[in-house]
Molecule: RNase P RNA; transfer RNA
Organism: Anaerolineaceae bacterium
RNA sequence: CAGGUUGGCCAGAAGGUUGCGGGGCGAGCGAUCGUUCCGAGGAAAGUCCGUACUCCACAGGGCACACUGUCGGGUAACACCCGGGGCAGGGCAACCUGCCGGAUCGGGCCACAGAAAUAUACCGCCCGCAAGGGCAAGGGUGAAAUGGUGGCUUAAGAGACCACCGGCGCUCGCAGUAAUGCGGCGGCCAGGUAACCCCCAGUGGGAGCAAAGCCAAGCAGAGGCAAUGCCUUCUUCGGAAGGCGGGAAGCGGCUCGUUUUCCUUGAGUCUCGGGUAGGCUGCUUGAGUCGGAUGGUAACAUCCGAACCAGAUAGAUAACCUUCACCGCAGGCACCGUGCGCAAGCAUACCUGUCUGCGGCACAGAAUGCGGCUUAUCGGCCGGCCUGGCAC
RNA sequence: GGGCGUGGCUCAGCCCGGAUAGAGCGCACGGUUCGGGUCCGUGAGGUCGGCGGUUCGAAUCCGCCCGCCCCGA
Numbered sequence: 001c002a003g004g005u006u007g008g009c010c011a012g013a014a015g016g017u018u019g020c021g022g023g024g025c026g027a028g029c030g031a032u033c034g035u036u037c038c039g040a041g042g043a044a045a046g047u048c049c050g051u052a053c054u055c056c057a058c059a060g061g062g063c064a065c066a067c068u069g070u071c072g073g074g075u076a077a078c079a080c081c082c083g084g085g086g087c088a089g090g091g092c093a094a095c096c097u098g099c100c101g102g103a104u105c106g107g108g109c110c111a112c113a114g115a116a117a118u119a120u121a122c123c124g125c126c127c128g129c130a131a132g133g134g135c136a137a138g139g140g141u142g143a144a145a146u147g148g149u150g151g152c153u154u155a156a157g158a159g160a161c162c163a164c165c166g167g168c169g170c171u172c173g174c175a176g177u178a179a180u181g182c183g184g185c186g187g188c189c190a191g192g193u194a195a196c197c198c199c200c201a202g203u204g205g206g207a208g209c210a211a212a213g214c215c216a217a218g219c220a221g222a223g224g225c226a227a228u229g230c231c232u233u234c235u236u237c238g239g240a241a242g243g244c245g246g247g248a249a250g251c252g253g254c255u256c257g258u259u260u261u262c263c264u265u266g267a268g269u270c271u272c273g274g275g276u277a278g279g280c281u282g283c284u285u286g287a288g289u290c291g292g293a294u295g296g297u298a299a300c301a302u303c304c305g306a307a308c309c310a311g312a313u314a315g316a317u318a319a320c321c322u323u324c325a326c327c328g329c330a331g332g333c334a335c336c337g338u339g340c341g342c343a344a345g346c347a348u349a350c351c352u353g354u355c356u357g358c359g360g361c362a363c364a365g366a367a368u369g370c371g372g373c374u375u376a377u378c379g380g381c382c383g384g385c386c387u388g389g390c391a392c
Numbered sequence: 393g394g395g396c397g398u399g400g401c402u403c404a405g406c407c408c409g410g411a412u413a414g415a416g417c418g419c420a421c422g423g424u425u426c427g428g429g430u431c432c433g434u435g436a437g438g439u440c441g442g443c444g445g446u447u448c449g450a451a452u453c454c455g456c457c458c459g460c461c462c463c464g465a
Stems, first nucleotide, its partner, number of pairs: 001388010012324007020039008041363001045374002048372005053208004060256004065204005070084005085100006101199002106197002108193003122139002124135004147165005166189002168186003172183004212281004221272005229244006245263007289306007326360009337348004393462005400417004410448001419435005441457005
């Protein structure tokens, strides 16, 4: 210098004019006006996870259902993040991508082909006259067929035995917090699938800011439903309290359990119907932001300091102009190199510099808040690492 | 909060994966008829919304995205 790879950051800048929403202050009886400050994002998006907060009961037990699944750490929590381990794949490399409890609890499935799909023997090899018996090396099928290569043994053969390699296992040793790694030992060696059921370990109560509370306004009611009990005490003799039993409703799957209320003429509850579409609170000071120090490989944590940084309600955060910056295209000039030429000079792709003109300047937009993930995104800047070339 | 996406249209198949994805209507051609309809026969037409993954194998299972529909104060 070129190419690659990876991490982080930015998301045009300045000025002017006209506007919009909110807070403070001031003026005004009031409508309103003046002034000052603030006014979208890295994803505000999808609503896929985790939470705060609110109501349902203080969120209980069991079953069902759903989700998670290598190890350690971080965090309020997570399916997220950081650091490590193993397996598979891509790349010369830096690095990237995917997966991760259990197949020895048990069940299901494995099409076609093939003799046989978890079970076996078609061809084949051997013994034998045959019947029958032994075997699994070779052939063939398939995604998958008793681990692979070589040897020894044998009638033929085979982990039956031996060496090496691959896998699996162990009350084994060492290292490590652990996953795991290295070594030792054991011939232990017949699949796959758990993004099929299942088993193991663990997590989860439900609904959601249209939660929820208050004010104002408005309306029309109709139909259904069960308990009619027993005992004790007190009594002003009307009843009251407690216990048992029963009914209804809530705990938004079921059940246990539990809470409230009722057991008689007035309420409760269920179903259907009717009305409202206004205002205030919730609402933005927060697991927050910025700067610094310390600890930690890191994610992150602690401490110190600073400032207050959208809160609309059919939804404000905008429009236009000027200059500069950035990108693309076209053209002119210059430089370098090359070609032609005796020379003057002429021509010239790319790169670089400069000038002019035109065009462009992404994705997108808060609606209770926060932490993540995923998806969309013109382009620019900075750092680490790898490979190749050149120079010293 | 829930559901759906499969020929031109309306739907099966998906839960519990199996090799050419079916059905009806429609369409094309041929036959029947004087002609049309009916009827009979033959045939075409599908990236199963898109992209990844699991698996030997995906319309079906898992994840992300796109589009459409329904319900709730």